[in-house]
A computed fold for a 520-nucleotide part of an RNA from an uncultured bacterium, annotated as small-subunit ribosomal RNA, 5' domain. Its mean pLDDT, the model's own confidence on a scale to 100, is 82.

Context: one part of a larger RNA
RNA sequence: GAUGAACGCUAGCGGCAGGCUUAACACAUGCAAGUCGAGGGGUAGAAAUAGCUUGCUAUUUUGAGACCGGCGCACGGGUGCGUAACGCGUAUGCAAUCUGCCUUUUACAGGGGAAUAGCCCAGAGAAAUUUGGAUUAAUGCCCCAUAGCACUGCAGGACGGCAUCCCCCAGCAGUUAAAGUCACAACAGUAAAAGAUGAGCAUGCUCUCCCAUUAGCUAGUUGGUAAGGUAACGGCUUACCAAGGCUAUGAUGGGUAGGGGUCCUGAGAGGGAUAUCCCCCACACUGGUACUGAGACACGGACCAUACUCCUACGGGAGGCAGCAGUGAGGAAUAUUGGACAAUGGGCGCAAGCCUGAUCCAACCAUGCCGCGUGCAGGAUGAAGCAUCUAUGGUGUGUAAACUGCUUCUAUACGGGAAGAAACCCUGGCUCGUGAGCCAGACUGACGGUACCGGUAGAAUAAUGAUCGGCUAACUCCGUGCCAGCAGCCGCUGUAAUACGGAGGAUCCCAGCGUUAUCC
Repeated sequence: GAUGAACGCUAGCGGCAGGCUUAACACAUGCAAGUCGAGGGGUAGAAAUAGCUUGCUAUUUUGAGACCGGCGCACGGGUGCGUAACGCGUAUGCAAUCUGCCUUUUACAGGGGAAUAGCCCAGAGAAAUUUGGAUUAAUGCCCCAUAGCACUGCAGGACGGCAUCCCCCAGCAGUUAAAGUCACAACAGUAAAAGAUGAGCAUGCUCUCCCAUUAGCUAGUUGGUAAGGUAACGGCUUACCAAGGCUAUGAUGGGUAGGGGUCCUGAGAGGGAUAUCCCCCACACUGGUACUGAGACACGGACCAUACUCCUACGGGAGGCAGCAGUGAGGAAUAUUGGACAAUGGGCGCAAGCCUGAUCCAACCAUGCCGCGUGCAGGAUGAAGCAUCUAUGGUGUGUAAACUGCUUCUAUACGGGAAGAAACCCUGGCUCGUGAGCCAGACUGACGGUACCGGUAGAAUAAUGAUCGGCUAACUCCGUGCCAGCAGCCGCUGUAAUACGGAGGAUCCCAGCGUUAUCC
């Protein structure tokens, strides 16, 4: 000098930040991922009409919840357990790869079928849940057709390259597509090519902590052939064959640890740290497995096993806060079971809109940084009190107070009162022509009656803390008497202690001041 700090004393305000560093310990409760009726069938309910037996039937319109289906749930948010590794950083490569939504371009969307949830009927169970039957729809599923710069096989030609090869041209055979809603427009569907974005893989930097009181390690191990698998290369996996591969330039083993941008310190070189914010990685009670999907081996999905907790009618079931709040525990120690989707962003939707503990705000805490204030000017009989001395008197506190004049930042009555909002949508108009664009108006604020502005009265509402032997700025008296105690180091105290305790005075910093811890 610095800190995500803690503790002691003290405390007026504001702005901006920060806030479980310990038990990746256990979690009550609420919320944190839904949305689409312009994909589908359609119920309860509601309204209207008709018939009448006056509370029932039929028809029409509308229509929650639940269900099938689509997209999303792989983002956003949390944590740092593991990991010494192509995990991260940086620089390359993929002629070894994939990519939903989005953009551009080209071509297309013909015909048919079988189910199944829901609803209905009948059951089982304490519950969670679940069985059978009948019937039904779709942008759900299946079949046929059509098809290509798609895929597979066969056989040619030209250019080029770092090898496997790449790219281009034309040929033959085979295989695989599609979905409607509404009918006004619009949105969606299929195939192919390209782009963008995101992801995957490989390699260089012999990059990246400590221990040699760790010296040998390794059988899918190292390489080859073949096959399988993957989006893709590869011992990735399997069969066979060979005996290799790494290592004092530190293998293997052990310990510790997420990495970086950055941050602290320092003249720099370095040293240290990895809180907040951003990027990457890993994880989601512990261990394992795959399914779905463009993308996961998936925090608020599935299955299995362990531990723990809970319910039970003992037959069986339920759960996972390292999301936001909050609770217990641990600890020196770290906040509200708050408001709003107004803005920014995200998901779904044509849209209106719905959802969003992301986010924006508010509450708490001197935890930090910054700013402001606690008055200003005059005022000597240098008042009183207190302290001290050489004591009828001096000296200090001290212009300090009283007193006089002034001001009102701040706090307090009272009044006004934002920006953040521009869009979407709606209404009107213009251009232009079916693709939209532009202009005007109207609508929308959690924070918040907040910031800010005006303004009443009046010095009114506001200063501690540590230190005073030397280092180190600041000295006297009293008490104590190697006691009580102080102390960062030297050291002080045994009767004149500037070092202990108190008082007066002084010094330093200041809404803080000291102590402790850690780093330079």